[in-house]
RNA sequence: AGAGUUUGAUCCUGGCUCAGAGCGAACGUUAGCGGCGGGCUUAACACAUGCAAGUCGAACGAGAAUGAGGGGGCAACUCCUCUAGUAAAGUGGCGAACGGGUGCGUAACACGUGGGUAAUCUACCUUUCGGCGUGGGACAACAGACCUAACGGACUGCUAAUACCACAUACGUCGGCGGGAACUCAGGUUCUUGUCGGGAAAGAUGGCCUCUCCUUGGAAGCUGUCACCGGAAGAUGAACUCGCGGCCCAUCAGCUAGUUGGCGAGGUAAUGGCUCACCAAGGCAAAGACGGGUAGCUGGUCUGAGAGGAUGAUCAGCCACACUGGGACUGCGACACGGCCCAGACUCCUACGGGAGGCAGCAGUGGGGAAUAUUGGGCAAUGGGCGAAAGCCUGACCCAGCCACGCCGCGUGAGUGAUGAAGGCCUUCGGGUCGUAAAGCUCUGUGGGGAGGGACGAACAAGCGCGUACCUAACACGUACGUGCCCUGACGGUACCUCCUUAGCAAGCACCGGCUAACCAUGUGCCAGCAGCCGCGGUAAUACAUGGGGUGCAAACGUUGCUCGGAAUCAUUGGGCGUAAAGCGCACGUAGGCGGCCACUUAAGUCGGAUGUGAAAGCCCUUGGCUUAACCGAGGAAGUGCAUCCGAAACUGAGCGGCUUGAGUACGAAAGAGGGUCGCGGAAUUCCCGGUGUAGAGGUGAAAUUCGUAGAUAUCGGGAGGAACACCGGCGGCGAAGGCGGCGACCUGGUUCGAGACUGACGCUGAGGUGCGAAAGCGUGGGGAGCAAACAGGAUUAGAUACCCUGGUAGUCCACGCCGUAAACGAUGGAUGCUAGAUGUUUCUGGUAUUGACCCCGGAGGCGUCGUAGCUAACGCGUUAAGCAUCCCGCCUGGGGAGUACGGCCGCAAGGCUAAAACUCAAAGGAAUUGACGGGGGCCCGCACAAGCGGUGGAGCAUGUGGUUCAAUUCGACAACACGAAGAACCUUACCCAGGUUUGACAUGGUCGUAGUAGUGAACCGAAAGGGGAACGAGCCUUCGGGCAGCGAUCACAGGUGCUGCAUGGCUGUCGUCAGCUCGUGUCGUGAGAUGUUGGGUUAAGUCCCGCAACGAGCGCAACCCCUGUUGCCAGUUACAAGUGUCUGGCGAGACUGCCGGUAUCAAGCCGGAGGAAGGUGGGGAUGACGUCAAGUCAGCAUGGCCUUUAUAUCUGGGGCUACACACACGCUACAAUGGUCGGUACAAUGCGUUGCCAAGCCGCGAGGCGGAGCUAAUCGCACCAAAACCGGCCUCAGUUCGGAUAGGAGGCUGCAACCCGCCUCCUUGAAGUCGGAGUUGCUAGUAAACGCCGGUCAGCCAUACGGCGUUGAAUACGUUCCCGGGCCUUGUACACACCGCCCGUCACGUCAUGGGAGCUGGUAACACCUGAAGUCGGUGUGCUAACCCGUAAGGGAGGCAGCUGCCGAGGGUGGGACUGGUGACUGGGACGAAGUCGUAACAAGGUA
Repeated sequence: AGAGUUUGAUCCUGGCUCAGAGCGAACGUUAGCGGCGGGCUUAACACAUGCAAGUCGAACGAGAAUGAGGGGGCAACUCCUCUAGUAAAGUGGCGAACGGGUGCGUAACACGUGGGUAAUCUACCUUUCGGCGUGGGACAACAGACCUAACGGACUGCUAAUACCACAUACGUCGGCGGGAACUCAGGUUCUUGUCGGGAAAGAUGGCCUCUCCUUGGAAGCUGUCACCGGAAGAUGAACUCGCGGCCCAUCAGCUAGUUGGCGAGGUAAUGGCUCACCAAGGCAAAGACGGGUAGCUGGUCUGAGAGGAUGAUCAGCCACACUGGGACUGCGACACGGCCCAGACUCCUACGGGAGGCAGCAGUGGGGAAUAUUGGGCAAUGGGCGAAAGCCUGACCCAGCCACGCCGCGUGAGUGAUGAAGGCCUUCGGGUCGUAAAGCUCUGUGGGGAGGGACGAACAAGCGCGUACCUAACACGUACGUGCCCUGACGGUACCUCCUUAGCAAGCACCGGCUAACCAUGUGCCAGCAGCCGCGGUAAUACAUGGGGUGCAAACGUUGCUCGGAAUCAUUGGGCGUAAAGCGCACGUAGGCGGCCACUUAAGUCGGAUGUGAAAGCCCUUGGCUUAACCGAGGAAGUGCAUCCGAAACUGAGCGGCUUGAGUACGAAAGAGGGUCGCGGAAUUCCCGGUGUAGAGGUGAAAUUCGUAGAUAUCGGGAGGAACACCGGCGGCGAAGGCGGCGACCUGGUUCGAGACUGACGCUGAGGUGCGAAAGCGUGGGGAGCAAACAGGAUUAGAUACCCUGGUAGUCCACGCCGUAAACGAUGGAUGCUAGAUGUUUCUGGUAUUGACCCCGGAGGCGUCGUAGCUAACGCGUUAAGCAUCCCGCCUGGGGAGUACGGCCGCAAGGCUAAAACUCAAAGGAAUUGACGGGGGCCCGCACAAGCGGUGGAGCAUGUGGUUCAAUUCGACAACACGAAGAACCUUACCCAGGUUUGACAUGGUCGUAGUAGUGAACCGAAAGGGGAACGAGCCUUCGGGCAGCGAUCACAGGUGCUGCAUGGCUGUCGUCAGCUCGUGUCGUGAGAUGUUGGGUUAAGUCCCGCAACGAGCGCAACCCCUGUUGCCAGUUACAAGUGUCUGGCGAGACUGCCGGUAUCAAGCCGGAGGAAGGUGGGGAUGACGUCAAGUCAGCAUGGCCUUUAUAUCUGGGGCUACACACACGCUACAAUGGUCGGUACAAUGCGUUGCCAAGCCGCGAGGCGGAGCUAAUCGCACCAAAACCGGCCUCAGUUCGGAUAGGAGGCUGCAACCCGCCUCCUUGAAGUCGGAGUUGCUAGUAAACGCCGGUCAGCCAUACGGCGUUGAAUACGUUCCCGGGCCUUGUACACACCGCCCGUCACGUCAUGGGAGCUGGUAACACCUGAAGUCGGUGUGCUAACCCGUAAGGGAGGCAGCUGCCGAGGGUGGGACUGGUGACUGGGACGAAGUCGUAACAAGGUA
C1' cells in the first nucleotide's frame, strides 16, 4: 500500500466482497509447564444455608453459668475461694451516611470542564483564644407479677452515669436599634464603636505531696493524659448556582396555570414558585420548544497516518438505585443495601387471632442463556471502625481453588548419520518424493517424578531497657524523638538452590482455483457436497471426499458474532449534480449567510506572552525490579481544552466620518407575436335556401360501412354560425418561466442605447412563505363550425377490445372558480469578476463618406455557428463555459421494493406534496470500441432474379433415407438421403439364433515338458467348426552337450467394428475460388482500439492509379503447373506396298492492351478497330487465405482415458442387413407421330484384357454352348455395323404396333450353393401413365438438350449409380426494382451463445416478507372524578403530665404528650380518549422460484418512431 467482481474487450460511475487490528466472548478439534491479569454482556428473575458492622468496663449500674479447689453435713444439700468483675443482656458514646454491589431509572446542571456563593453547612482531625461553676428529677437493666401460639406487650417497685433538666457566668458569638471608616458595577460586604436582649459545659484515668486540712497515707489540691463547652481559623467533605460541551426521530410544530414575573409570608444550612396568598400576563420554540425512542456520564479503551468512527468490562472519579411505590425519624451528614412506618406483589410460620422476610455484599442454589468460577484460607500485609492501649471486628483486602478466556515466557531434544533402508505416495517404469527424516553412534537435562536445603514479603504497635527534650515542687508519672532486645507469615509440602532419574512422559489445527503462501493421485459424476466474493461439481474436478505431499500458525488452530480500518462509500482534512444518483417548473421576497473604496476609534473574533487548572492510573520517553518478557515501581513529557491577566491592531466584526466605480432615480431616443380589455376584417370548412346538372360520390394497399334518383358528388348565387388567422415568417423578435402570431383603439410591465444631472453601498443570494404556472381534468353558466378520447360500424388478422376507413359524444372556445403537474429540457440554479479569436443575424449608437438605401471602421445589448487554452470518463463544453475563482440556495449517496405503504397537510374529486421499512439481487448504470444484426441507407457482384431451354413435384420401376415391424432388420451421416458402399446369396458382417474354444484366429517374451518334428493328412463322428488319427514326410546352426523352428502346459499378455469425434492426430465438408485476413515501425486515443485497409476512379480481384499520418511487408488474388486450340523442328510406328499427310512422343514459337483511334484526372483503365488459329484472365482443370460451425469421422488408419477378459474375445452353421400401411430424396423408363416398328446406308473417342480379352467356324429363335487361332497388346480381342442421324416401308391419334410394370411357363450363365436373395434369354401377359397442383431445380456455348461407348469395383450381380469418352447441337440475358447468397462504406442497437438474439405484462403453482382489515388482546404515559394508608406541617388539645415558676400545702401556670381535626398525599376504583405492540376470516400489491399458459409491448424505422 491494495485486490476480486458489471463488458466480447475498454474507460468511468457505483455497490458488494476480501486481505489488517481488536474482544469480558462463544462453539469445534486438540492440549505439556509456568508467570501476570480476567471471569453472568442474558432474568434490577426468585432465593435454602453460612458469613459480610461493630466497638468502648479508662462514661454507667448490675453481674452469672460451668468447671476446679477447700469447708460443713450421714445424705439430700449448703458455704467459701478461684474461674471473674469474665460471658450474655442493659443505659450511654462513637461508628453504622465509609467500605462492598448493581446500572433499573435518568437526555438531566446527571456527567465533563471552567467559574461563582457578597446565598451556605461541615462530626472526627490540626492550630489558636476563652472556659469547664451550682443544683435537680427520672428511665432501662434488675426484682415481682400479668397477657400471648409466636413476635412481643402492659402493670408495680429500686437505681447509676460523659443519659436528661434548671440556674450562674459570657472572651468570642447570635439578634434588635444607633454612630463612623474602607471596599464594591448594582444588591451589598468588611472593620470599628455604643446600647439592649438571647444562649455553654462532664467527667474518666495515671502520678505526686510544693502549697491548705486530716495526717503510715489520703482528701481538697497540684500535675499529666484523654474527654467536655463557647468562639476564631485551617483542612476535609457536602450543598446550591452559572457559561460551554457530548444521542436519534420534524412521518413530534407548536408547548406552558405555579406556568413567567412582582410584593409579602412560610420553609431551608442556604438562594429560589421551593411552598402559599394577592397582583400582572407573561415564559419557551425552526440556533428545534413540546413529544417519542434509546442511554448511566467521564478519565479512558479499540481502531485510524491523522481528522474521525465505535465503545464506556476489569482499574479510577462522579451520579443513581437497594423487592415495587410513598414517607418521614435519628443524626454533622440519610429521606439510609444488611434502620423505621405505610401500601402492593411474592415467599415462609401460625393455635387463624396474628406475625416474619428482602444476596444489585462474599460464597452458593434454581431459572434464563451460546456463555462466565469455591457454600475455600487468613486478618501475616494494606486500609477502615471502636478503644488511652492491648486488642476486637472487617467475604474491604491479601492469598489459594476452577476455566488455554487473554497476554507473556519455556519445553516437546541437540550433534553426527546415504546401503539415500523398509514402508507409503506418484511415475513417462528410467525414477522421483516423504528424507538426515528414521535406525545407528555421541551428548544434554529445561519441564515432569523422587530426595534434601530454603527465602523476600516483617515494618510496626505494645512490653522491657538506655539516651535526649518538654512538663512539674519533683530525678514520680506522662508525652515526643532516637536506639537496643523480645515478638508476629494465611500463602507454604511456596519461589529459589543442590543431588538422583531416563530421550525416556509432552503436537496439534487450519488451509493448498483466483484474491492468497501452498499440487498430485484415487473415488464421485449438476449426485453427494463446497462456497467470504467471483464461482466449483453433468466421467480425465489442483475448488466435493480420501490419501500422499506442501504452506501457515503453534499449546494452540479454526469458525461464528461484534467494532474500527481499507470506504475519498457522508468527502472539515477529502466527493459530486449536461448524458452515470443528483439544479426546486419559474419568479418575488422574510430570517439567515456573504458583501465596494478611503480614514479614525474600539478590541468581540484573530495573533503573541504569562498564570491557574486540565485527579490518579493509562498512552509516550528515560530509568529501575522480578533469570527474560508480560507485569510492576520511579521520574519526565504530553494532555491540541477551559478560565484569568498583559500586549499587538494587518484582516473580519462594531462605532463614526467621507467617496463613487456596485445599485438606483430623473432626461432624450429605439425595437418588439410582452400582458389585459373592447371593436373590426377577409380566406376556408360545415350547415341552410335557391339555380344548373345526372349517377354515382366518398374512402383505401385493396375494400366495405357511409352519402346519393326523396337528386348526392361537381358547380353558381344568397344566408347562418363557430373556431383559427395562409402569404409576410426568418437557428427573426418579446417575456422570469409556462408561453406569445390578422387589423385598430385604450390601459399596462420589462429591456436596450445616448448624454452624464442626482442619491451614496441603498447590494447578491434566499430556508420557511407568497404569487405565476402548458396540456389534460373538475365545478357553475354559456357556446359548439371543424377536429375528436369514449362509443358504434366497416376492414385487416390466427385473434385485433389496435394501427386504416365511415360516423361520433365529452372536450377543444368564452366567463368565473379549482387543480399545480410535464422529457415544465439547454435534461446545465442565481449573481459578480477574469481568460485567444473568426463569422452570420437582430436592436441602438459614434466616426469617415454619401442625394439616399447600402458598404467600411468602432462601441453596447441579444440570438446562432465554428474554434484556442483549459476542462471532461468519454461524448462534448469552450466570453451565452461544462474554463479559472468568490458568495448564497437546492439536491445526490448501489439496483429493485418505491416516488409505493402508513401518518400528516392540500384538493369537490381525480389526485398532489412530504416520504419509509421488511424482503431481495451482484449488480443496476454512463460514454466510447470491435463485431453481429435491422421488415436502415448508399455502392457492387453471383444462373441470385429477370429472359430462355430442359427437368423435378403426378405414373411405374430402381436406389437411398425416415417411420414401422422384427430374434436381428449392424453402424454412422442430416451443409444427409444412387452418401461411407469403386458392387451384402456364403464370405464381406460389425447384427440375430444355435453349436464350440479359452495364452486364445494373430504378436513378443520367460519357465517347464515333449517328440518320426514342421508340412500333407485317408477312413470314421458331426450341420460345420471341431474331434480323430492310418499313411507320406523335410529344414537351419552346432563347440556334437545342444540350440532355432514345431507341439503341449503355465506365466506375462493377446483380442475388442465395445464407449467417449465434447480428450485427440490426420483427413474432409461448409461459408467460398467469396476478396478478403493480418503484421512491423510510425502516428492518434487514458484505453478497448483506430490509422494503414477509409476517400476519388478502375478491375474478375485489397487488380491497378491518384490522393492521404502513414511507410512498408506477409498469407490470399493474378502468374508460374496440366489439358486443349495454331504452328515449327526432331524422333517413332504395329496404319500403309512406299513417301507425304494423319497419328504418337519430345523440344520450341505464339498474345503483351504490343499497335491504331476515341475517352479518362490525359493516371490506372475503358470503348472501338487492324492483324491473327486465338484478344483483353482465349476455353477447361489442379490450386481453397485468417478463420467459423465443440460441423463430420474412435467403423479407414493412428491415439489418451474408461470398460470387458471361459467374454463385449474367437470359430462355425443358419438367418438378417433385401421386411412394408406409409412419407421424403437422387434417378431410370415413359406417356408418343420431332414418335414407334421393320429393313437398308454411314460416322467416333476415351479405355480395358493372361485366374484375362476371346477371333474364325459350327449348334441354338435367343441367352448361350462347343471350339480353340491370336494377344502380356498403336500388332490380337472387347468391338467386321456405336447410337441418335440419313434413306425407304408400315402404324394415323387410339390407353394404340405408345408404354412397359406385373404375372405364368420354359431356358441359359456364374458360383460349394441362386429358397429367403443374382443376372440374362425366349414365349405369353400386358398395369399405371394422355406431359403432371402448390412449389422447386440445372444451364450463358461446343454450354443446355439428345445419343450411344468405355472403365473401376467384380466369380456373378440387383449399375437406371459413379467416373470418363466422343457424336448431333440450340435458345436467351431489356436490366438490377424484387427473392436468395456475398463484398465494401455508413447509420441505429437494451444483441455479444451475437435476431434461431434480447425481452414485457396478465394468468396458473410454490415459498417468503409486508400494507389494509369486522375485530380480539396486551403495554405505556397522561387527563377528569371518587376514595385515601403512613407521615410531615397547621389547628385543637376538655384527657394525661417528674424536673422550671408561684404557692406551706391543696392547687395553679409555663412547657409537653395522647386523642381529634384540616391541607397535601402513594396506591386503588370509575370514565372517555392518545400512543404503541401481538393476533385476525378475507383482501392488495411485492420479491424469488424448473424447460407452465397466452400473446409481442420495448431494443433495428422493432415492423404504427